Context: one part of a larger RNA
RNA sequence: GAAUGAACGUUGGCGGCGUGGAUUAGGCAUGCAAGUCGAGCGGAAAGGCCCCUUCGGGGGUAAGGGAAAGCGGCGAAAGGGAGAGUGACACGUGGGUUACCUACCCAGGGGUCCGGAAUAGCGGCGGGAAACUGCAGGUAAUGCCGGAUAAUGUCCCCGGAUGGUAACAUCUUCGGAUCAAAGGUGUGAUUCCGCCCGGGGAGGAGUCCGCGUCCUAUUAGCUUGUUGGUGGGGUAACGGCCUACCAAGGCUACGAUGGGUACCGGGUGUGAGAGCAUGGCCCGGCUCACUGGGACUGAGACACUGCCCAGACACCUACGGGUGGCUGCAGUCGAGAAUCUUCGGCAAUGGGCGCAAGCCUGACCGAGCGACGCCGCGUGCGGGACGAAGGCCUUCGGGUUGUAAACCGCUGUCAGUGGGGAGGAAAUCUUCAGGGGUUCUCCCCUAUAGUUGACCGAUCUUCAGAGGAAGCACGGGCUAAGUUCGUGCCAGCAGCCGCGGUAAGACGAACCGUCCAAACGUUAUUC
Numbered sequence: 001g002a003a004u005g006a007a008c009g010u011u012g013g014c015g016g017c018g019u020g021g022a023u024u025a026g027g028c029a030u031g032c033a034a035g036u037c038g039a040g041c042g043g044a045a046a047g048g049c050c051c052c053u054u055c056g057g058g059g060g061u062a063a064g065g066g067a068a069a070g071c072g073g074c075g076a077a078a079g080g081g082a083g084a085g086u087g088a089c090a091c092g093u094g095g096g097u098u099a100c101c102u103a104c105c106c107a108g109g110g111g112u113c114c115g116g117a118a119u120a121g122c123g124g125c126g127g128g129a130a131a132c133u134g135c136a137g138g139u140a141a142u143g144c145c146g147g148a149u150a151a152u153g154u155c156c157c158c159g160g161a162u163g164g165u166a167a168c169a170u171c172u173u174c175g176g177a178u179c180a181a182a183g184g185u186g187u188g189a190u191u192c193c194g195c196c197c198g199g200g201g202a203g204g205a206g207u208c209c210g211c212g213u214c215c216u217a218u219u220a221g222c223u224u225g226u227u228g229g230u231g232g233g234g235u236a237a238c239g240g241c242c243u244a245c246c247a248a249g250g251c252u253a254c255g256a257u258g259g260g261u262a263c264c265g266g267g268u269g270u271g272a273g274a275g276c277a278u279g280g281c282c283c284g285g286c287u288c289a290c291u292g293g294g295a296c297u298g299a300g301a302c303a304c305u306g307c308c309c310a311g312a313c314a315c316c317u318a319c320g321g322g323u324g325g326c327u328g329c330a331g332u333c334g335a336g337a338a339u340c341u342u343c344g345g346c347a348a349u350g351g352g353c354g355c356a357a358g359c360c361u362g363a364c365c366g367a368g369c370g371a372c373g374c375c376g377c378g379u380g381c382g383g384g385a386c387g388a389a390g391g392c393c394u395u396c397g398g399g400u401u402g403u404a405a406a407c408c409g410c411u412g413u414c415a416g417u418g419g420g421g422a423g424g425a426a427a428u429c430u431u432c433a434g435g436g437g438u439u440c441u442c443c444c445c446u447a448u449a450g451u452u453g454a455c456c457g458a459u460c461u462u463c464a465g466a467g468g469a470a471g472c473a474c475g476g477g478c479u480a481a482g483u484u485c486g487u488g489c490c491a492g493c494a495g496c497c498g499c500g501g502u503a504a505g506a507c508g509a510a511c512c513g514u515c516c517a518a519a520c521g522u523u524a525u526u527c
Stems, first nucleotide, its partner, number of pairs: 001527004006523005013377006019370002026333003030330003035074003040071002048061005081288003090213008101204002105201002109197004113147004122137001124135004153178004159172005183193002214260003221251003226248008263285004267278004290311005313324004341367001343366003349363001350361004380410004390401004414468001416463001418461003423456002429450002433446005471516001473514003476497003482511005492499002
């Protein structure tokens, strides 16, 4: 000098864009953060209408609509947070997978037949303070089960061709065995939305390998599923991944093993570069979800707001027993030098579900707070005395503050007041019309009308008036800028050299000056 997720002191007008729990991965009140589908299913609360009524209520019913819940499907493995652990195939980079999987999505092929048994909700009877739960009864499905059909799938088998010494690999032909499905909408389905089978694509995972990645030898030896083999098991898949047996191996001074520290990268800071330092915000990967362990479901998890067990902590209890997990968004306590609102909205972008309308979305978009950072703007402009007053200095003549003020003339940025306003919105959907695709309830194109803004707002304009807007540090040298008074090795200053013991340009104050400026200094850290 540059830099920072900064903090502290004094000061503080406006705006834009960013950014803000770095410490206790300490504990958490409260609200919200993952639902959706009635076009899969049974069903029918409230309301409407009608009838009866002891005015409490009871019964019936068309259409629409479909409560609270239930079965079923998809989602909940994404999105969001944090960096505790991890020196590792974790990350980075380049490869392998003839050793693998893949829901939804895309293009194309084939299919969608016939039956059955349950169970929740529900009504009945119970247990319990609650959480919750038992018995028997009966009901539906795109839930479950059986059968049929079956190739381009899988398995078996006969043969042929090519390559190869061979094991084997690839291609191909006949045959056998085996595996599937669900409906909905609608007057009407090969055609719309689904369902089933098999291969392909896209995107996404798993796994393996080469190379690279901090300090320490005041850590020198480490290892028994350890290293390899065979058989078996297991996985989507290779493999000591697991197991039985056999062999006795494997790693290491090119640093094994141990200890310490630490998420990694794109990047970021600095520097002429080489390098050094760093990994906050944003993006990619990894890991974690009160602590430890485990599996279940599923295309996918060993699963942040799922389940089970153990533990610590906290809460409820009728003492028998239960409940909870903010390293989601806000917020609270604690610790700390230190880090924000218990805000608005789904209008946009994106996600889940749905044919759709739409619903949900603390993702996200916005607003709020903080000079925390960067950038921009303003705090006025012109005139105005051989120079007011006051202050300070003085050789007492004067000098200086100083055109500074007053005073005169002007302007109107920003802020303030009132009014307008491009744009962030294009879609979806509805209406009507025309055209096209293959007969269609479907799709595409064009045009008309209607519909959607939480929050902002460029910019234009009205009004008034210099009105509302300057500080901080420093002035011995380094280093731009000095005088007087006070103090008297005291009080104090200080980055280094050093100042202060009676004339201190270095302490304190005043005046004056210098630097930067909505900031200026200090501290900490990096180059």

Predicted 3D model of a 527-nucleotide part of an RNA (small-subunit ribosomal RNA, 5' domain) from an uncultured prokaryote. RNAcentral holds the full RNA, with entries from ENA.